Predicted 3D model of a 1210-nucleotide part of an RNA (large-subunit ribosomal RNA, half B) from a Bacilli bacterium. It matches the Rfam family "Bacterial large subunit ribosomal RNA". The prediction has a mean pLDDT of 86. RNAcentral holds the full RNA, with entries from ENA.
[in-house]
Context: one part of a larger RNA
RNA sequence: CUGUUGUCAAGGAACUCUGCAAAAUUGCUUCGUAAGUUAGCGAGAAGGAGCGCUCACAGCGAUGUGAGCCGCAGUGAAGAGGCCCAGGCGACUGUUUACCAAAAACACAGCUCUAUGCGAAGGCGCAAGCCGAUGUAUAUGGGGUGAAGCCUGCCCGGUGCCGGAAGAUUAAGGGGAGGGGUCACCCGCAAGGGGAAGCCCCGAGCCGAAGUCCCGGUGAACGGCGGCCGUAACUAUAACGGUCCUAAGGUAGCGAAAUUCCUUGUCAGGCAAGUUCUGACGCGCAUGAAUGGUAUAACGAUCUGGGCGCUGUCUCGACAGCAGACUCGGCGAAAUCUUAAUCCCUGUGAAGAUGCAGGGUGCCCGCGACUAGACGGAAAGACCCCAUGGAGCUUCACUGCAGUUUGGCAUUGGGCGGCCGCGCGCCGCGCACAGGAUAGGUGGGAGACUAUGAUGCGGGGGCCUCGGCUCCCGCGGAGUCGCCGUUCGGAUACCACCCCCGGUGCGCGUCCGUCCUAACCGGACCCCUGGACGGGGCCCGGGACAGUGCCUGACGGGCAGUUUGACUGGGGCGGUCGCCUCCCAAAGAGUAACGGAGGCGCUCGAAGGUGUCCUUGGACCGGUUGGAAACCGGCCUGUAAGCGCAAACGCAUAAGGACGCCCGACUGCGAGGGGCACAUCCCGAGCAGGCUCGAAAGAGGGAGUUAGUGACCCGGCGGCACGCUGCGGAGCGGCCGUCGCUUAACGGACAAAAGCUACCCUGGGGAUAACAGGCUGAUCGGUUCCAAGAGUUCACUUCGACGAGCCGGUUUGGCACCUCGAUGUCGGCUCAUCGCAUCCUGGAGGGGCAGUCCCUUCCAAGGGUUUGGCUGUUCGCCAAUCAAAGCGGUACGCGAGCUGGGUUCAAAACGUCGUGAGACAGUUUGGUCCCUAUCUGUCGCGGGUGCAGGAAACCUGAGGGAAGUCCCCCUUAGUACGCAAGGACCAGGGGGAACGCGGCCACGGUCGUGGGGCUGUCUCGCCAGAGGCACCGCCCCGAAGCCGCCCGCGGCAGGGAUAAACGCUGAGAGCAUCUAAGCGCGAAGCCCCUCCCGAGACUGGGUUUCCCAUGCCGAUGAGGCGGUAAGGGCACAGGCAAGUCACCUGUUCGAUGGACGUCCGGUGCAGGCGCGGCGACGCGCAGAGCCAGGACGCUCCAAUAGCCCGAGGG
Repeated sequence: CUGUUGUCAAGGAACUCUGCAAAAUUGCUUCGUAAGUUAGCGAGAAGGAGCGCUCACAGCGAUGUGAGCCGCAGUGAAGAGGCCCAGGCGACUGUUUACCAAAAACACAGCUCUAUGCGAAGGCGCAAGCCGAUGUAUAUGGGGUGAAGCCUGCCCGGUGCCGGAAGAUUAAGGGGAGGGGUCACCCGCAAGGGGAAGCCCCGAGCCGAAGUCCCGGUGAACGGCGGCCGUAACUAUAACGGUCCUAAGGUAGCGAAAUUCCUUGUCAGGCAAGUUCUGACGCGCAUGAAUGGUAUAACGAUCUGGGCGCUGUCUCGACAGCAGACUCGGCGAAAUCUUAAUCCCUGUGAAGAUGCAGGGUGCCCGCGACUAGACGGAAAGACCCCAUGGAGCUUCACUGCAGUUUGGCAUUGGGCGGCCGCGCGCCGCGCACAGGAUAGGUGGGAGACUAUGAUGCGGGGGCCUCGGCUCCCGCGGAGUCGCCGUUCGGAUACCACCCCCGGUGCGCGUCCGUCCUAACCGGACCCCUGGACGGGGCCCGGGACAGUGCCUGACGGGCAGUUUGACUGGGGCGGUCGCCUCCCAAAGAGUAACGGAGGCGCUCGAAGGUGUCCUUGGACCGGUUGGAAACCGGCCUGUAAGCGCAAACGCAUAAGGACGCCCGACUGCGAGGGGCACAUCCCGAGCAGGCUCGAAAGAGGGAGUUAGUGACCCGGCGGCACGCUGCGGAGCGGCCGUCGCUUAACGGACAAAAGCUACCCUGGGGAUAACAGGCUGAUCGGUUCCAAGAGUUCACUUCGACGAGCCGGUUUGGCACCUCGAUGUCGGCUCAUCGCAUCCUGGAGGGGCAGUCCCUUCCAAGGGUUUGGCUGUUCGCCAAUCAAAGCGGUACGCGAGCUGGGUUCAAAACGUCGUGAGACAGUUUGGUCCCUAUCUGUCGCGGGUGCAGGAAACCUGAGGGAAGUCCCCCUUAGUACGCAAGGACCAGGGGGAACGCGGCCACGGUCGUGGGGCUGUCUCGCCAGAGGCACCGCCCCGAAGCCGCCCGCGGCAGGGAUAAACGCUGAGAGCAUCUAAGCGCGAAGCCCCUCCCGAGACUGGGUUUCCCAUGCCGAUGAGGCGGUAAGGGCACAGGCAAGUCACCUGUUCGAUGGACGUCCGGUGCAGGCGCGGCGACGCGCAGAGCCAGGACGCUCCAAUAGCCCGAGGG
């Protein structure tokens, strides 16, 4: 020093994020217990009292009553709730992240929605089969909510789900209009054309389900639930009004909340003081009703605030026991380590140096300690970025798959009925107006019908344009209609062929309904059996459905594979991505930035070609209507106009403005150049063809020029007739022309693609962010200058605008330089150290300084610079003090020193955002802090050696360190000053605070090795008396020692030199001037003075005292070896010293330790005996007995015996 245990004066949470930890409470009996309440509870509420031993009495007894006894203490030791008030959350008991989260998360009874009628829904499985369930809607599955109480509003536009016989759209399939190929053959001189059957290809209308669209419903489905303006006789506010939008605009409740940013909202409560807490308010950034709202008794290792008790949490620390640490003996790891011969400062440097530079310091080596550094160890950073890395998750990303569903065909049969379609047959139907009147079209037509019953009449059916048409039955018994005429676009009788609509028969086909049973499916029973197997039989039910197979449309994060760009002063967000013009661009070209400015993604059949002609714009002056601009003239200017659109360049010989004729806005090429990585791109004379304009020369392959864009693949259209392997065709491909890309991320990954990750992973990066450092210094802080003004007057006592300069490197930034094979991050605690731009104290100048206060400036860094409430806070606000409660640096000093409240992993919740996974410098609860020290450094302690002989003492003091503070009161003096109120300087005295050094007589702690008391139990045979164990068992007291809360002392005074300042003398500069020469004075500051260390102070110092010149070898030398001296050491007894060591005392000539004695001191009156009492017990002998300690004494025991080292002087 660490761990653990015990105790503590006074105070009692002042500690701290938090009473964390500890202390305290604790059993039993009894008394007594509040609000609230779901009447159970709350309750062991809270808060009290009693508890031993003895005797007597009562009772069978447990026990009770009474009288007594002892102690500090009677559940005498051990085991054994602290309590209360208030709030949040969750009702509750339960469950959970095995190993950082126990919770407000999960679950839960209850509520509710929804599915499911039994071969149930649902689940597992390819299936068989099984679960559901040997259950049956009071059941089972799924979702939500989360006891009970009071309740649960509005919105159905979106999404989802449910329903919907219409309509739209729609697959396979059906169907086959039509088209095409080939071809016998025909036509043709040929080229070529036509083309039956067959075969083959394509194939429209039409039929064709679900789904989607559509129409509804549905919220305890996913979800959502507004804005602006005005208005009341104080203001304020707005019951009221207006207006816009919506599917509807948030009801009841609750509300600065687990939700409130602003915010520490405001008020109230509590406190001395309250970012927390409680109650209110209501302006809800961003509450709100089963993603439930709100209240709520009880419950909770939950979260929050307060209080009582209690305490070492703290003020403020002390002591003690034990275990380590330390020394010796035994055994004996680890990480780590380029080599190490491993200092400091200031610089430098890849920007923080033991190692470089300069300077300083520094004899060699250990031991114990401490951790500031070795950007210490550990872990190829988890944050951040990057990777055409990975994985998990999500969804209205893309693409699939399972699954579900739809229709077709098959398995798959029979009967009946019906709808519809098509075909054929038959029948009917057809009303504009005009016209006899109900004229479908065209053609024919002069006749047609009639006893096989005409006109007509009666009844009935159908149609209907309401006028009639038509059919049937009956009566009846002979005519009726047409032609003609009229009307009309069209003329009627009758016939034929047709059209629209309808009916009907047959046939075909789809569809619907129904019946059947034999496929197929389900079930009971019987038989073979042991049989829920297998097979057979029989009956019942279902039934051509279902199921299954193939084809097919739809739904389809249930599952799968993937995608989800780059640039970027980190990334994200934003912006951008190709092309044109200008500047930047440094007089060739080119040239970057998330530099500064603008454009393009077209247009024009004239705005093109050519020939000929013309000249713009503007100001001024003048001219009918005429004006600022219409047109005419003059003059001046000189391109300022115009050239489709940006800009630049260009253009009057015009490229500008007109008119005529035209189509060169050509075809086939292209010498040669420009530009350039490539691929693209650009210019281009000339030749050929055929043209246009022009008399001709000539010009013309679009447009004054530079933007107006897209490679390859794939496909369409037109053309050419190149390929397709025996030939021909068809078809396909190729070639020429052309079309389809905001492939705009514009050299274009695919036809086809979004997100989250705090559950994350890997590879990399200090190529790149967050911390710190560095550079910079915009910002920030300080300061100087100027002086407009303020200050009644007056810039400068004081303040100082607009501006300018400098310094600093504490803020916020910029940059991205070391560090990503790790430099731990806020705040607190502990411990500091420096700067001075000084908070106090000290010294000065000025003042708008009377005094006391105060303002400002200068000097000054010696010392000092408080405690609390709130909050994680730094900060800040507040309370109370103070001389003052300074500002900064030190990796925002300090985590190999501590903490871990904040921030910043995994859990969970609220608000908000998001469809979602999830997310939030928003909030909230919870959440593993490792390291034995090698080196430097630091604090201590030794060993060696040097200091020219060996020793023992004592000094000097180079140098270093420590200390350094301040207040209050009194006197001077109620004086100076002042009208008063008030109230000093200077000088002197006293008392304190904090700090430091030392101490233990007293005070106060502790003291486990002293004394005593007490309980339970065991043992010593029993009694008595003792001992062991129970935290030292508990409790009371306690010497020495160590301590503080206690006691003593310290800072002073003084000297020297100074700062600012104030002076003397005094020139330069005949004056003035504190200065230039000279001389003073003047601070808590500097140097001394005080205290401590100190000669390794290598300049190795000085003084005093002691020992002496030995033996041998060697040359008598140098030197070596040996024995000694003074002295020292070992050993031994020890200590007030001490880890080892050192230091100190002693060693028989001795009081060093022990023992013993006496005294002091501590306990507190022993045992035993006697006496008293029934007894517990008391009293006496007796301040007794015992006793760690202190002092003195005393040779009883032990310091024995001894050994070793140590000069001869260069």